[in-house]
This is a predicted structure of a 353-nucleotide RNA (Bacterial RNase P class A) from a Kofleriaceae bacterium.
A source record names the gene rnpB.
The sequence is in RNAcentral, with records from ENA.
NCBI's taxonomy places the organism under Bacteria, Pseudomonadati, Myxococcota, Polyangia, Kofleriaceae.
It matches the Rfam family "Bacterial RNase P class A". Its family is annotated with ribonuclease P activity, tRNA processing and dimeric ribonuclease P complex in the Gene Ontology. By type it is a ribozyme.
RNA sequence: GGAGAUAACGAGGUGAUCGCUGGUGCCACCCCGCGAGGGGUGACACGGGAGGAAAGUCCGAGCUUCACAGGGCAGGGUGCUGGCUAACGGCCAGUCGAGGCAACUCGCAGGAAAGUGCAACAGAAAGCAAACCGCCUGUUCGCAGGUAAGGGUGAAAAGGUGCGGUAAGAGCGCACCGCUUCGUCGGUGACGACGGAGGCUAGGAAACCCCACCCGAAGCAAGACCAGACAGAGAUGGCGUGGCCCGCGCAAAGAUCUCGGGUUGGUUGCUCGAGCCCUCCGGCAACGGCGGGCCUAGAUGAAUGAUCACCGCCCGCGAGGGCACAGAACUCGGCUUAUCGAAGUCUCCGACG
Numbered sequence: 001g002g003a004g005a006u007a008a009c010g011a012g013g014u015g016a017u018c019g020c021u022g023g024u025g026c027c028a029c030c031c032c033g034c035g036a037g038g039g040g041u042g043a044c045a046c047g048g049g050a051g052g053a054a055a056g057u058c059c060g061a062g063c064u065u066c067a068c069a070g071g072g073c074a075g076g077g078u079g080c081u082g083g084c085u086a087a088c089g090g091c092c093a094g095u096c097g098a099g100g101c102a103a104c105u106c107g108c109a110g111g112a113a114a115g116u117g118c119a120a121c122a123g124a125a126a127g128c129a130a131a132c133c134g135c136c137u138g139u140u141c142g143c144a145g146g147u148a149a150g151g152g153u154g155a156a157a158a159g160g161u162g163c164g165g166u167a168a169g170a171g172c173g174c175a176c177c178g179c180u181u182c183g184u185c186g187g188u189g190a191c192g193a194c195g196g197a198g199g200c201u202a203g204g205a206a207a208c209c210c211c212a213c214c215c216g217a218a219g220c221a222a223g224a225c226c227a228g229a230c231a232g233a234g235a236u237g238g239c240g241u242g243g244c245c246c247g248c249g250c251a252a253a254g255a256u257c258u259c260g261g262g263u264u265g266g267u268u269g270c271u272c273g274a275g276c277c278c279u280c281c282g283g284c285a286a287c288g289g290c291g292g293g294c295c296u297a298g299a300u301g302a303a304u305g306a307u308c309a310c311c312g313c314c315c316g317c318g319a320g321g322g323c324a325c326a327g328a329a330c331u332c333g334g335c336u337u338a339u340c341g342a343a344g345u346c347u348c349c350g351a352c353g
Stems, first nucleotide, its partner, number of pairs: 001349006009341002012311007020049002023046003027042006051325001055336002058334005063219004070246004075215005080094005095109001096107004110210002115208002118204001132151002134147005159177006178200001179198008223268004232259005238250003275294004280289003312323004
């Protein structure tokens, strides 16, 4: 200098003017009320007002209602090991496997000697497997026998390489590697290392299945309250219970269903929470703990904006141009996707000293 790996962190800044939204204070006017007071509208002042993903709604929770959701069956989910966590399909640290020269990255990674099923086509032979070509021996030249080293087919062909051996060959014999199995050692464990034995085993994938663990349902349009409006009629004998059965609870009533009628107002839930920041301690880490500090949108035909000036970064000789993805809707923890920049650390290559 080049090519990469990882990814802490940031998400333009300051000021002025004009707005929007809801909060507090104060003033004016209006309405209700005997009053205390309450409500509405407007003006002024003060301070608040999107994100790292607010997104997809894919997991896991809180919260709410059904019964502070109980048993069985069915169904669904997860699936190497050990930790973390409120919980998780998440995270951390490892193991094994795959990719990469490497830094590093990725993983739909349990079992199958219980059973059912699967392997099309090609090929001589494919699940109690095989002689098409080739090679060797014999030959009456038709073929017969031996052979799994070589060719060919296939996703897959009886372990691989080498030496010996043989008529030619073959774990037929041997060495190394692989496999199976036994033992010892290390590790909490997944697993690893070493040594012995066996010529080597009807192999594979994993749809059903088996094993272990987990899962009740619906969702803030949940739910609670207030005000106002309306017109009832019929059916059922139960309903909650929305996979089924049991069990449990409520129940003779505006209980459930159908048709018809009315209302589409307000308050609450609603933001102080598994919350954020800092020091220290434990832990490789995820994370946990002591102490201190902070309050940070809460709207609902749904605000969070616009213009100008200066500065910052990038491109351009300059004039000038550009500064991404994207907008809260009950709240958290994750994952995934979109997207601009990038510190530090590390790897490989080249050049020079």